[in-house]
RNA sequence: AGAGUUUGAUCCUGGCUCAGAUUGAACGCUGGCGGCAGGCCUAACACAUGCAAGUCGAGCGAGAAAGGUCUUCGGACUGAGUACAGCGGCGGACGGGUGAGUAACGCGUGGGAAUCUACCCAGUAGCGGGGGAUAGCCCGGGGAAACUCGGAUUAAUACCGCAUACGCCCUACGGGGGAAAGCAGGGGAUCUUCGGACCUUGCACUAUUGGAUGAGCCCGCGUCAGAUUAGCUUGUUGGUGGGGUAACGGCCUACCAAGGCGACGAUCUGUAGCUGGUCUGAGAGGAUGAUCAGCCACACUGGGACUGAGACACGGCCCAGACUCCUACGGGAGGCAGCAGUGGGGAAUAUUGGACAAUGGGGGCAACCCUGAUCCAGCCAUGCCGCGUGUGUGAAGAAGGCCUUCGGGUUGUAAAGCACUUUCAGCGAGGAGGAAAGCCUGAUGGCUAAUACCCAUCGGGGGUGACGUUACUCGCAGAAGAAGCACCGGCUAACUCCGUGCCAGCAGCCGCGGUAAUACGGAGGGUGCAAGCGUUAAUCGGAAUUACUGGGCGUAAAGCGCGCGUAGGCGGCUGUUUAAGCUAGCUGUGAAAGCCCCGGGCUCAACCUGGGAACUGCAGUUAGAACUGGGCAGCUAGAGUACAGUAGAGGAGUGUGGAAUUUCCUGUGUAGCGGUGAAAUGCGUAGAUAUAGGAAGGAACAUCAGUGGCGAACGCGACACUCUGGACUGAUACUGACGCUGAGGUGCGAAAGCGUGGGGAGCAAACAGGAUUAGAUACCCUGGUAGUCCACGCUGUAAACGAUGUAUGCUAGUUGUUGGGCCUUUGGGUUCAGUGACGCAGUUAACGCAGUAAGCAUACCACCUGGGGAGUACGUUCGCAAGAAUGAAACUCAAAGGAAUUGACGGGGGCCCGCACAAGCGGUGGAGCAUGUGGCUUAAUUCGAUGCAACGCGAAGAACCUUACCCGGGCUAAAUCUCCGGCGACCGGUCCCGAAACGGACCUUCCCUUCGGGGCGCCGGCGAAGGUGCUGCAUGGCUGUCGUCAGCUCGUGCCGUGAGGUGUUGCCUUAAGUGGCGCAACGAGCGCAACCCCUGUGGUUAGUUACCAGCACGUAAUGGUGGGGACUCUAGCCAGACUGCCUACGCAAGUAGUGAGGAAGGUGGGGACGACGUCAAGUCAUCAUGGCCCUUAUGUCCGGGGCUGCACACGUGCUACAAUGGAUGGUACAGAGGGAAGCCACCCCGCGAGGGGGUGCAGAUCUCGAAAGCCAUUCCCAGUUCGGAUUGGAGUCUGCAACUCGACUCCAUGAAGGUGGAAUCGCUAGUAAUCGCGUAUCAGCAAUGACGCGGUGAAUACGUCCCCGGGCCUUGUACACACCGCCCGUCAAGCGAUGGAAGUCAGGAGUACCUGAUGUCGCCACAGCAAGUGGUGCCUAGGGUAAGCUUGGCAACUGGCGCUAAGUCGUAACAAGGUAGCCGU
Repeated sequence: AGAGUUUGAUCCUGGCUCAGAUUGAACGCUGGCGGCAGGCCUAACACAUGCAAGUCGAGCGAGAAAGGUCUUCGGACUGAGUACAGCGGCGGACGGGUGAGUAACGCGUGGGAAUCUACCCAGUAGCGGGGGAUAGCCCGGGGAAACUCGGAUUAAUACCGCAUACGCCCUACGGGGGAAAGCAGGGGAUCUUCGGACCUUGCACUAUUGGAUGAGCCCGCGUCAGAUUAGCUUGUUGGUGGGGUAACGGCCUACCAAGGCGACGAUCUGUAGCUGGUCUGAGAGGAUGAUCAGCCACACUGGGACUGAGACACGGCCCAGACUCCUACGGGAGGCAGCAGUGGGGAAUAUUGGACAAUGGGGGCAACCCUGAUCCAGCCAUGCCGCGUGUGUGAAGAAGGCCUUCGGGUUGUAAAGCACUUUCAGCGAGGAGGAAAGCCUGAUGGCUAAUACCCAUCGGGGGUGACGUUACUCGCAGAAGAAGCACCGGCUAACUCCGUGCCAGCAGCCGCGGUAAUACGGAGGGUGCAAGCGUUAAUCGGAAUUACUGGGCGUAAAGCGCGCGUAGGCGGCUGUUUAAGCUAGCUGUGAAAGCCCCGGGCUCAACCUGGGAACUGCAGUUAGAACUGGGCAGCUAGAGUACAGUAGAGGAGUGUGGAAUUUCCUGUGUAGCGGUGAAAUGCGUAGAUAUAGGAAGGAACAUCAGUGGCGAACGCGACACUCUGGACUGAUACUGACGCUGAGGUGCGAAAGCGUGGGGAGCAAACAGGAUUAGAUACCCUGGUAGUCCACGCUGUAAACGAUGUAUGCUAGUUGUUGGGCCUUUGGGUUCAGUGACGCAGUUAACGCAGUAAGCAUACCACCUGGGGAGUACGUUCGCAAGAAUGAAACUCAAAGGAAUUGACGGGGGCCCGCACAAGCGGUGGAGCAUGUGGCUUAAUUCGAUGCAACGCGAAGAACCUUACCCGGGCUAAAUCUCCGGCGACCGGUCCCGAAACGGACCUUCCCUUCGGGGCGCCGGCGAAGGUGCUGCAUGGCUGUCGUCAGCUCGUGCCGUGAGGUGUUGCCUUAAGUGGCGCAACGAGCGCAACCCCUGUGGUUAGUUACCAGCACGUAAUGGUGGGGACUCUAGCCAGACUGCCUACGCAAGUAGUGAGGAAGGUGGGGACGACGUCAAGUCAUCAUGGCCCUUAUGUCCGGGGCUGCACACGUGCUACAAUGGAUGGUACAGAGGGAAGCCACCCCGCGAGGGGGUGCAGAUCUCGAAAGCCAUUCCCAGUUCGGAUUGGAGUCUGCAACUCGACUCCAUGAAGGUGGAAUCGCUAGUAAUCGCGUAUCAGCAAUGACGCGGUGAAUACGUCCCCGGGCCUUGUACACACCGCCCGUCAAGCGAUGGAAGUCAGGAGUACCUGAUGUCGCCACAGCAAGUGGUGCCUAGGGUAAGCUUGGCAACUGGCGCUAAGUCGUAACAAGGUAGCCGU
């Protein structure tokens, strides 16, 4: 210090989440030791039991017993003046607990005056002399008890007078008033009733002063949230008199006045003890208030007083209430929020321990007693800190585990082994410190008459420890007794295997899991912490995500619709003064502890301790005067007034005008008009529309008209008049800061809407009809009412927008325009005020803004803080209503959003191309058959391919085989390989069973050799097997497709925060990102083109099997032969074509031309060649391959069957429907291929398929071989001499075998079909069409298929509007799985929270009235007085009644809302979203 998460990617906005620190914690797993801390946060719920406040005999009276000793047995002494109890004194107001209440002078801080203060300190002055009671004890009575009553006796430091009064109090200044107590020690003189008096010392006592300490009171400032709480208050605010208090005061009372508080937040409601501090944070802040310390409040709940120095009193009293307990039912008792402990509540918090040894407190002269304060111990890993669980060595890198590419790797020097050590724990022994005192004693000093007593100091003595088996030290033994938890997808350090298969589960966020999960569960390994580790909860941080430090508001959330203006905030220049703000110094205070710094002590640390700093604050005081503020005096630059002009749809009222629509009247006139995409409804022969004239009425004002004008905004448009607001310009004069903004407040405020009354031509919600449509409550059409208009009143909202608050100043320019002024050469220049465009700096997330700022600054106001829920609910205010304003929460999501980028898409646009359309030719779709597919069937009909891009596809050959499928019968290994062992054959033949495989019997019997063995085959064994089983969504390879479309990218540079852009866009051109020009680009790559092959012309070389012109020979005939190398041809090498030339156009590239030349002309024709990529496209069944699965079977062998099944549907083809034809006869011409288990000449046989002979040929040599065509004849438009399906019969060939299930031949049979609906396919030239030929596969063949070959050989293209596909540019987008996208609302289902609600239950605070305990105070009576008793009055806790207010729970029913893979209906929005969308009503 940041990170993850919105997107295909980017930047921004913005929320959610994480990493850190912390805790009085809890939970899960685990757990060795010690030190130091901490330990009911919940029920201020209820409490059994014990203890927690007593003490003093040196204030007083009284006063045992047990026990012991003695005994004369009566008792005595001792215990003992002890215990218990009482009177009296001091203390129970401290210490300890808790945080309910309290939003307050309660607390914090700083001040103040009108007070008290026991014990303590200091000072002053005293302490004389009397009296009467009373508890206890005793006697008696009542009661269950608690307790209580009566009588008698008695003491005091108890109580009451008297005396005295320095100081004290009161006062009318004359005066008046008020006190005490003794006890103990010692003792020289004196006295004595021998008790003592007396003196003295100490303590106690009285009065008073001062101090100290503590307490009470008052004030300034600070101290949570809510305005959906806006008004509150009657002792209230003040005064006077009186009362009361320790003291001021409405503290109380009577009277008088009518005040006091509040937007700087009163009152009310909710919540809360406050602080030092603690946690966090860089800080500012935020959160918090356990332990420790200060203050406050409380003590079962409420009220009250008494005593006292102090209380309205935790372990006191009285009353009321609730609860618990005892009871003899008459009455009583109690208060753990003290320490332990119990129940309960709760996620959760300890022992009914020891000791007063220390520190402190109470009492006491003291010893001492008391002390659950305290000091210790116990329990708990609750936290912090420290230590340990060993150390060294040790490679055969052991075994085991895990992984593995099977080689190994890892666990891992880890273990074992060897050599050591012994902290801590264990056992034994020793052993500090916390202890100083009090006490005894000695000395010195003080007091004193005193060497007593007492006090102070010093010395000596004995002697006090709960903890404690202390800390610590030493010894002993032995590695011995001591490691877990979480995590390992990213954030975030750490990876593999197995299991599971959107299941089980995980998850802080993003998200994992649907058969190869580093994310689930286990394991191995690793990482991080460590006696702990994780989880949960909570706080701060990160979060600049409430922004004081330190944010924003054009489009992300956010500028009020616009003015005026109150409070408030802010405010020009000069001088002077003041000193409130401000600055500096000093003083006081800011408790201690804590934090920080420097030291010290526990072995270290935590911890403890000494000192310092700090405590940023408050108050006082001194000084300063720049700035802000206050006072005073001036100024004119801000603001305003006067004067002269200017422009204008500025506002209000009254009147006037013309054009047009409509209606009415009249004329002319006739059949339609109107309306639409097309129609219809509607109007019209009762005369419409059209046209002419006239009349009526309402509304709106064409042209001018303009990013022109005016106005604060809404808004304002014919003309004239009246009234009226504002602005601008100019020149002078005047006022003298009069200003800016503006919470509340108040006014204005489009349209729609509401009320009352008018008006109503046109238009037009609702409504009606007609269309459209699947529907059409819409869009379109015909009508049409509110309304639109006027007057008055209300409403108060709009996407009321520049989505931009108002005011002021400053900051380059260029250009247009409106209204003025000045100069002017009439071109123009300049200035002020407006209104537009562009643009620099600057700014912005970007888009953009840019003197009319969204720049740089100042002042003030409004507003925002994730999306949804929701501008909703409730409450309140306003409104006639509609509704407006203000304005939440529960719940839910991890996003919602802005700008820009690249794509994709659009029923957006532009340009261009393609047999894409059009123009043509021929088909398919109808028939029969062939073939493939779907479907159906089946034991099986094996599998795959499925829009284009599956369907004559894999299959270039299913009768068996193939074959993967089915049925049946067998095998566990057949084939191949390594090694080992055995045998010697194997092969082959014959026979038996059988469907065959298989099994069995018989016959036969090896080769080479270096003699070791080897080869071959069989058998057995070992190990590798085998699988057309699954996954093409785990893959390689190969292929299809867009598409032979012209695209796809890179380097460097430049632009941009970035995604990305530029280049590649633009203009021209091309078949082409082909080329040219231009250009922040310059180059390059993969594609295009070319290079390659075939073909078209020529040349050259070479001629065998090809060829034959000339020469020669020969034949019935033939290049048959000699020969030739001319020609054709063959096959090598060259040439040729490049817009090279001409004309026109053009910058060029290039284009055009029936141009020239040329065999060929503008890539000549054809082929091969397929960019980056797309479709999880196809293929695990060509092959290869990961993983999974089967292993006497999902492997393998065999026979038979099936893949050929057939109501049906589709695709691709063949043959036809005929005369451009069929049939018969004759006759001509190819190319490219094939051929040895082959092609087969020729001859013979057969009608034929074919058969029998048989030459040649591994081929330019031999062989397989054309048809259409041409020449004749015939048929004559018919289901035919067309067509050939189907069927019957007879055959041929291949093959082990043609039944299922082959092809061919012959004879016979002779079906549908007469050119094919909607729709749809191919083709632009040697093409379509048409004709035949060949080949692969192959024994044969279902081939009409596929791939090739040649023969004959057309028509048409005006053109690019439309359909389809594609390319480039641009535009919109809410799409990015990319339009087969996204997405809205109702309904239906489940779940959740919530609003309303008849009512019901519970609580809270008050008001009125009634009642009123106890108690203080007042009054009356009784008592001689006092204490007291009784009565009464005011007030008062509590209770009751009444009407309301308010909060919460539940609730039939009801309203919407949210969430939930695959429900229903539609299609609203996003593209012009198919009617642009949106806002208000």

Small-subunit ribosomal RNA from an uncultured Gammaproteobacteria bacterium, 1481 nucleotides, folded computationally. RNAcentral holds the sequence, with entries from ENA.